Description:
This is a predicted structure of an 87-nucleotide RNA (c-di-GMP-I riboswitch aptamer) from Thermodesulfovibrio sp. It matches the Rfam family "c-di-GMP-I riboswitch aptamer". From the family's description: GEMM was predicted in a large-scale screen for bacterial structured RNA regulatory elements. Its family is annotated with cyclic-di-GMP binding in the Gene Ontology. Lineage of the source: Bacteria > Pseudomonadati > Nitrospirota > Thermodesulfovibrionales > Thermodesulfovibrio. Its mean pLDDT, the model's own confidence on a scale to 100, is 88.

Parts: sequence; structure tokens; C1' cells
RNA sequence: GCGCGAUAAGGGCAAAACGUCAGAAAUGACGUGACGCAAAGCCAACUGGUCUUAUUGCCGUAAGGCAAAGAUGGCAGGGUUACCGAA
Repeated sequence: GCGCGAUAAGGGCAAAACGUCAGAAAUGACGUGACGCAAAGCCAACUGGUCUUAUUGCCGUAAGGCAAAGAUGGCAGGGUUACCGAA
């Protein structure tokens, strides 16, 4: 240095719920709060999955469906950066 992750050390992040704000919504931000996380740091302009439907396109008599658009990194793979140092 790389790999790896321990009843190590110092720490870090923050689920649900509640409150406020934004959004059509999914959801996001802030505060309280901790379910958990060895990358639960970052990337949605890498591939998939899942979620939403205000607007747009296509199909349909209609209900609706598909696409597109948006969201999700705490869904998976992946990219990238990083504290510590036992086996």
C1' cells in the first nucleotide's frame, strides 16, 4: 500500500414517528428522535429494481395502460473518496 473488519480506540451517520416548510405526488429540507449502518460519505450524466402522475405523447368508448418526466444511493450491482488497525 492492497485486501479484510475485532466485545479494539476515537468517533460518525440517523429509520420510524411527530412538528414546520416545499412539491400534484412519490419524496426532499430543517428540528426533535434512534431502527439500524464499517462507508447508512458522494455519484440517478453506468445498468437494473421499486415508487409517483401535475403536465406531455401514444393506445382505449371509458375505467385505465404504456412511454416520457420526477423520486429513491437506508433496494441491488457499479463508480469514487475516506477514520482506525487486531486476526